[in-house]
Context: one part of a larger RNA
Molecule: large-subunit ribosomal RNA, domain IV
Organism: Anisodus acutangulus
RNA sequence: CUCUUUCUGAGGAACUCGGUAAAAUAGCCCCGUAACUUCAAAAGAAGGGGUGCCUCAUCACAAAGGGGUCGCAGUAACUAGGGUCGGGCGGCUGUUUACGAAAAACAUAGGUCUUAAGUUGUAAGACCAUGUAUGGGGGCUAACGUCUGCCCAGUAAUGAAAGGUCAAGAAAGUUGGUGACCUGAUGAUAGGGGAGCCGACGACAGAAGCCCCAGUGAACGGCGAUUGUAACUAUAACGGUCCUAAGGUAGCAAAAUUCCUUGUCAGGUAAGUUCCGACCUAUACGAAAGGUGUAACGAUCUGAGCACGGUCUCGGAGAGAGGCUCG
Numbered sequence: 001c002u003c004u005u006u007c008u009g010a011g012g013a014a015c016u017c018g019g020u021a022a023a024a025u026a027g028c029c030c031c032g033u034a035a036c037u038u039c040a041a042a043a044g045a046a047g048g049g050g051u052g053c054c055u056c057a058u059c060a061c062a063a064a065g066g067g068g069u070c071g072c073a074g075u076a077a078c079u080a081g082g083g084u085c086g087g088g089c090g091g092c093u094g095u096u097u098a099c100g101a102a103a104a105a106c107a108u109a110g111g112u113c114u115u116a117a118g119u120u121g122u123a124a125g126a127c128c129a130u131g132u133a134u135g136g137g138g139g140c141u142a143a144c145g146u147c148u149g150c151c152c153a154g155u156a157a158u159g160a161a162a163g164g165u166c167a168a169g170a171a172a173g174u175u176g177g178u179g180a181c182c183u184g185a186u187g188a189u190a191g192g193g194g195a196g197c198c199g200a201c202g203a204c205a206g207a208a209g210c211c212c213c214a215g216u217g218a219a220c221g222g223c224g225a226u227u228g229u230a231a232c233u234a235u236a237a238c239g240g241u242c243c244u245a246a247g248g249u250a251g252c253a254a255a256a257u258u259c260c261u262u263g264u265c266a267g268g269u270a271a272g273u274u275c276c277g278a279c280c281u282a283u284a285c286g287a288a289a290g291g292u293g294u295a296a297c298g299a300u301c302u303g304a305g306c307a308c309g310g311u312c313u314c315g316g317a318g319a320g321a322g323g324c325u326c327g
Stems, first nucleotide, its partner, number of pairs: 001322008010313002014311001019308001027051005038143001052069005070074001082306001084304005089298002094106002110141006118127003144293004149223003154220002156216001158214002163211003173201006181192003224242005251285001263279003267275001
């Protein structure tokens, strides 16, 4: 010097991104216990007291020792909660990245929509299910309270089938080639040729789909611009114009969302980019990719006190192990 560990005057978070780490608290008995609340809790809230008493000897005191006594219960070791007040998120218990993430992520009861099915296998079959619509499958949301606005133009799925368009194949019909066969006595060659065979075009009829029509948002999604106006100013309850399927309703808001921004005001501090309460042009909140509240809960995140205390001012002393030096 490194690691582990014990103690520390005065101060007490001044340390630090941040009280990380350490310390403190601790069992049992008694008293006592707030806001809020879903009346179950919160709660071991908080806070306070006790954990022995009597007697004897020595003695300045205490510790220790001997004897006695009482109660359900006597913490000297070991063991053994730190607590309080705000806010965000997620209701909760639970689950998760075996070996860098335990969370606000997943799940969840509850809600709602949808479906006659769905998954696997080439198939037989199997699962669903020894179930039967109060059942099963799929999607979204996420306890509970209070609510869940407007838009069906586009996309999607659904329904309806009047009209338009429309395939393969078949086919009336038209047409091309070849052509058995016939004639010229035979050959070369020429003429005729209805059947058959091989093609091409093709009227009429022809389903779903698409076009068309309708409804559907707890389906995918979307939810304007500009301009004028009130007797100080400012602002605009009010009006004009354009566009749209409709122009963001309630609620909330510098937020896990706010770039400008350390927005502005108020609180807390001597001093606060964080925190809390408000304000609202939020030009990139917003209503089941749910909005907004919320008791309880959380090895969650964040802010402020109390207690504690070598984190620090600022170091110091000790123990064990290693290293180093010398032998």